[in-house]
Molecule: FMN riboswitch aptamer (RFN element)
RNA sequence: UAAAUUCUUCGGGGCAGGGUGAGAUUCCCUACCGGCGGUAUAGUCCGCGAGCCUUCGUCAGAGUUUUGGCAGAAGGCAUGAAUCGGUGACCAGAUCAAUGGAAUUCCGAUACCGACAGUUACGGUCUGGAUGAGAGAAGAUGAUU
Numbered sequence: 001u002a003a004a005u006u007c008u009u010c011g012g013g014g015c016a017g018g019g020u021g022a023g024a025u026u027c028c029c030u031a032c033c034g035g036c037g038g039u040a041u042a043g044u045c046c047g048c049g050a051g052c053c054u055u056c057g058u059c060a061g062a063g064u065u066u067u068g069g070c071a072g073a074a075g076g077c078a079u080g081a082a083u084c085g086g087u088g089a090c091c092a093g094a095u096c097a098a099u100g101g102a103a104u105u106c107c108g109a110u111a112c113c114g115a116c117a118g119u120u121a122c123g124g125u126c127u128g129g130a131u132g133a134g135a136g137a138a139g140a141u142g143a144u145u
Base pairs, nucleotide, nucleotide: 002145003144006140007139008138009137010136017029018028019027031125032124033114034113035048036047037046038045043112044111051077052076053075054074055073056072057070058069059068060067061066062065082110083109084108085107086106090101091100092099116128117127118126
């Protein structure tokens, strides 16, 4: 210096204004928001997370093949959306050069997207599962090599 291990903490934002209506933060105009890792800086690239199902495991009930729960394991399903112009970060070039390549991440413009359940009316923004889970981040520890 690096790592196994164990522990701690952290770990998602958003309906302002107007219209219709008996009723809408759900529809319409318009506004607002953008998890984590990778890649030079990304909601739209690549990958991951949240939801659901099955089997196994396990616990409990019933009592003979079923019901329910769960910090676990494996498998499966669902899993959205970007182009144009500019620059030339970056890469190669043995070099801060020539030269060549080069950003869906930068700059500008115009678009687009958003789990499940609930509801007096269809939800990215309300309420709920959730004081949950979680991709991961930081810190402490650190046999031994």